Context: one part of a larger RNA
RNA sequence: CUGGGCGUAAAGCGCGCGUAGGUGGUUUACUAAGUCAGAUGUGAAAGCCCUCGGCUUAACCGGGGACGUGCAUUUGAAACUGGCAGACUUGAGUACUGGAGGGGGUAGUGGAAUUCCCGGUGUAGAGGUGAAAUUCGUAGAUAUCGGGAGGAAUACCAGUGGCGAAGGCGACUUUCUGGACGGAUACUGACACUGAGGCGCGAAAGCGUGGGGAUCAAACAGGAUUAGAUACCCUGGUAGUCCACGCUGUAAACGAUGGAAACUAGGUGUCGGGGGUAUCGACCCCCUCGGUGCCACAGCUAACGCAAUAAGCACUCCGCCUGGGGAGUACGGUCGCAAGACUGAAACUC
Numbered sequence: 001c002u003g004g005g006c007g008u009a010a011a012g013c014g015c016g017c018g019u020a021g022g023u024g025g026u027u028u029a030c031u032a033a034g035u036c037a038g039a040u041g042u043g044a045a046a047g048c049c050c051u052c053g054g055c056u057u058a059a060c061c062g063g064g065g066a067c068g069u070g071c072a073u074u075u076g077a078a079a080c081u082g083g084c085a086g087a088c089u090u091g092a093g094u095a096c097u098g099g100a101g102g103g104g105g106u107a108g109u110g111g112a113a114u115u116c117c118c119g120g121u122g123u124a125g126a127g128g129u130g131a132a133a134u135u136c137g138u139a140g141a142u143a144u145c146g147g148g149a150g151g152a153a154u155a156c157c158a159g160u161g162g163c164g165a166a167g168g169c170g171a172c173u174u175u176c177u178g179g180a181c182g183g184a185u186a187c188u189g190a191c192a193c194u195g196a197g198g199c200g201c202g203a204a205a206g207c208g209u210g211g212g213g214a215u216c217a218a219a220c221a222g223g224a225u226u227a228g229a230u231a232c233c234c235u236g237g238u239a240g241u242c243c244a245c246g247c248u249g250u251a252a253a254c255g256a257u258g259g260a261a262a263c264u265a266g267g268u269g270u271c272g273g274g275g276g277u278a279u280c281g282a283c284c285c286c287c288u289c290g291g292u293g294c295c296a297c298a299g300c301u302a303a304c305g306c307a308a309u310a311a312g313c314a315c316u317c318c319g320c321c322u323g324g325g326g327a328g329u330a331c332g333g334u335c336g337c338a339a340g341a342c343u344g345a346a347a348c349u350c
Stems, first nucleotide, its partner, number of pairs: 004321003007304002012318001014201004021194003025088004030083002033081002035077008049065006091191001092188004096183003103177003107173003110154001115149007125136002162169002206247006216240001220236004258317002263312001266295011299306002323350003332343004
C1' cells in the first nucleotide's frame, strides 16, 4: 500500500417464532479479564542482518554485535470493551382511550348466472367457425314463460385503494380471535437487535380416506386444419376443480432487492388517525404521526436505473456466490404412501 461481492452479470433461505452464539442506550463508583506502558527472566547453538578477521579472492570458516513479532513474572494506567453494584428514560414493553381494515376461524342467509328436471306457448331448425363438420333437434330442440333441484363463484361498489410475516384475503349477517395505527397521561426500567441448529406457517398441482359434483376441464374420443397435426380451432368428456381430516413442502414463493435501528435537498397524489386557522357547517388551507404511489437533487451504479419505502452514507447479526457444460445429475444420508423433496459431488469437456 492492498484487503471482492449478492435488483438485472454467479449469489437474499418462500415467510415467521425462537435456542445457543454474536452485537447492544445514557450515567456514577469500584474492579482490572481484554487493552496500554515500564522492568526482569526466557526466547539453545547454527542460520538471517551488521561489523571485524582467516584461507591470493569468492563460496566457505572464525570472533563480536544486533534481531528474535512470542511467553512468563512483576510494577503501574483506567479512556475504551468486559465484570460487579447503583441510578436514568430517549430504545423496548404494559395500562387507558379512539377510529380504520377482503387479517384469521366458525355457523347461517341472500340475489344474479350456468346446467339439469317438470309443465305451458311454439315450429324447424339450433349450435359452432376463418369457413365447416362432428354434435343437439319432429320421440318437438333452439327461443320464451312458470315451477323445482343442485353445486360453485360472489357482477356493480373496486381504486398503482385496504389488511396480512409470507403464501394470500372480496356478497351479507352471527360469534370467537390476531395484528397494526393515532391520542393523552401513568407505569416497568435496557427487559433490546439478529439468529447456526430447532419448531411452525406455506399458492397451484399431486397423494390417502370419506363425501360432493353445477361449471370449467389435463387424459381420452370425434370433427376440422395441414404435406403430416399425437397441436393451435370446434363438439363431447374423466380425474381434478368443492368440503372434512391427513400428507406433500415446492413456484418467475418476485420488489428477481434478508432483518433491525441512525443520518442525508425537494415536489406531487392517495389511505388511516390527531391538532390548528377560518366558517352556520362542509370543502379548502396549515402542522403532525403511520402506511402506500409517482417525479426528481446530491450521492451511488457497468449501464439500466435507485434515490427518506435507497441500490446514498455508516453500524450490527444471519443467509448465500466464486467460469460454462456435466448437474441440481450420481452416490450416500434424512424425510415422504408415492410422486418426489432437502443435502449435494467427481471424471470428462470447452
This is a predicted structure of a 350-nucleotide part of an RNA (small-subunit ribosomal RNA, central domain) from an uncultured bacterium.
The RNAcentral record of the full RNA draws on Greengenes.
The prediction has a mean pLDDT of 88.